The prediction has a mean pLDDT of 83. This is a predicted structure of a 376-nucleotide part of an RNA (small-subunit ribosomal RNA, central domain) from a soil metagenome. Its Rfam family is "Bacterial small subunit ribosomal RNA".
Context: one part of a larger RNA
RNA sequence: UUGGGCGUAAAGAGUUCGUAGGCGCCCCGCCGCAUCUUAUUUCAAAUACCAGAGCUUAACUUUGGAAAGGGAUAAGAGAUGGGCGGGGUUGAAGAGCGUGGGGGCUACUGGAACUUACGGUGUAGGAGUGAAAUCCGUUGAUAUCGUAAGGAACACCGAGGGCGAAGGCAAGUAGCUAGGCGCUAUUUGACGCUGAGGAACGAAAGCUAGGGGAGCGAAAGGGAUUAGAGACCCCUGUAGUCCUAGCCGUAAACGAUGCUCGCUAGGGAUCCGCCCUACAAAGAACAGGUUCUUUACGUGUUUUUUGUAGGGUAGGUCCCGUAAGCUAACGCGUUAAGCGAGCCGCCUGGGGAGUACGAGCGCAAGCUUAAAACUC
Numbered sequence: 001u002u003g004g005g006c007g008u009a010a011a012g013a014g015u016u017c018g019u020a021g022g023c024g025c026c027c028c029g030c031c032g033c034a035u036c037u038u039a040u041u042u043c044a045a046a047u048a049c050c051a052g053a054g055c056u057u058a059a060c061u062u063u064g065g066a067a068a069g070g071g072a073u074a075a076g077a078g079a080u081g082g083g084c085g086g087g088g089u090u091g092a093a094g095a096g097c098g099u100g101g102g103g104g105c106u107a108c109u110g111g112a113a114c115u116u117a118c119g120g121u122g123u124a125g126g127a128g129u130g131a132a133a134u135c136c137g138u139u140g141a142u143a144u145c146g147u148a149a150g151g152a153a154c155a156c157c158g159a160g161g162g163c164g165a166a167g168g169c170a171a172g173u174a175g176c177u178a179g180g181c182g183c184u185a186u187u188u189g190a191c192g193c194u195g196a197g198g199a200a201c202g203a204a205a206g207c208u209a210g211g212g213g214a215g216c217g218a219a220a221g222g223g224a225u226u227a228g229a230g231a232c233c234c235c236u237g238u239a240g241u242c243c244u245a246g247c248c249g250u251a252a253a254c255g256a257u258g259c260u261c262g263c264u265a266g267g268g269a270u271c272c273g274c275c276c277u278a279c280a281a282a283g284a285a286c287a288g289g290u291u292c293u294u295u296a297c298g299u300g301u302u303u304u305u306u307g308u309a310g311g312g313u314a315g316g317u318c319c320c321g322u323a324a325g326c327u328a329a330c331g332c333g334u335u336a337a338g339c340g341a342g343c344c345g346c347c348u349g350g351g352g353a354g355u356a357c358g359a360g361c362g363c364a365a366g367c368u369u370a371a372a373a374c375u376c
Base pairs, nucleotide, nucleotide: 004347005346006345007330008329012344014201015200016199017198021194022193023192025088026087027086028085029084030083031082033081034080035077036076037075038074039073040072041071042070043069049065050064051063052062053061054060091191092188093187094186095184096183097182098181099180103177104176105175106174107173108172109171110154114150115149116148117147118146119145120144121143125136126135162169163168206247207246208245209244210243211242215241216240220236221235222234223233258343259342260341261340262339263338266320267319268318269317270316271315273313274312275311276310277309278308279307280306281305282304283303284302285301286300287299289297290296325332326331349376350375351374358369359368360367361366
C1' cells in the first nucleotide's frame, strides 16, 4: 500500500471553539475543467502472448499477427462531480412570545454544629481501645448554663431528580451574565458538517506571593501491636485543605463507547414545555328565582386564574426487552455496540518503555512529542 479494526482483547484525543483542508439541500439554464466515447499519432528493435516455419525432437532460431494500457491532437456526449447565472425552503441562523434549571461571576445575610476565651453551677475523674498506654484533670477537667470570637461546610427538602462542552455545580437574597427547550411560521436564503495545526477551559495534588487557619490532617513526635512495624489502632500535630493574584495541565478526566445527519418493533418510569378533554376551588359579568326592601341565599350561562386526573405532542434522562439486526462472548438494542453517509483522532505481539536522546513548555515538580539495541 491492499485491507482489518478501536465498550471489556492493542486502539476515541479530558472538553469545546475554530484556521487550512475534506465533504455538502431541491429546481432550471449555460460552460464543457474533471469524466466518458470515437478517430489519428506515438510508446525503436529484441523479450513476453497467439498462429506457423527450420535444425531427427526439445531447448534454441525464425516469419507473421494481435491486444491491453500510457502520452499528445481532433471531434463528440452532457448523466455525475466542478464553474457561472437564476429561483426555492425542508438544513442552519435570526425575530417575537413563553418557560424551567445546584449553569457561571460578584456582594450581602442566616442557623445548626465545632473549637477557643471569659463567667456561673459542680467534683473526681475524663478521653481512648480488642485490651491498654501515651494524653487531659484538684492551678478544678469531663458534664451543664450564659456571653463573646473564629473558620469551614451547608442537615432535612434530595430523588439512579435538575443544569453545564467537559472538569463540575446544592443554605438564602439581590445584581450582572451565558446557554437550552417549546409555540408562532415572522426574517435571511445553504449562510451547513467535520476539523490537521492553533486557541480557550480543565478535578485533586503540587508550586510562587500575600492573607487566613475552627475542624480534618501527608510529614514528624509519642503510645500500642508485632519476631520486627518505616503500617493498620490510639494521643498530638506541620504543610495542606479556605481566600486573593498567578502557574501547573494531569486522572479509572469512564458511558473505559469522537462529532454530525438519515433510517430500523415495542413496553414502562421520570423531568420540563405546549395542546385537548373532564372535574374541583376562587374571582368577575349577565339572566332570572326566594325574601316587603337593603341584604343574604342558592340556580343557570359566559369568562379569568389555580389545582387534580386522563390523552396527545416536542425535547431531555432512565429501566426492561428482543421484533429485527449486531457481537468472540458478555452484552448493545431509536440515547445502538443495528443499517448507511461525511470528517477527525487512534491501533498493529509481550517486555525494554510512555523510557533514553533531541525539541517545546514549566519557577520547580514535571508534562507533551517519542525511539532503538537487546530479549521472549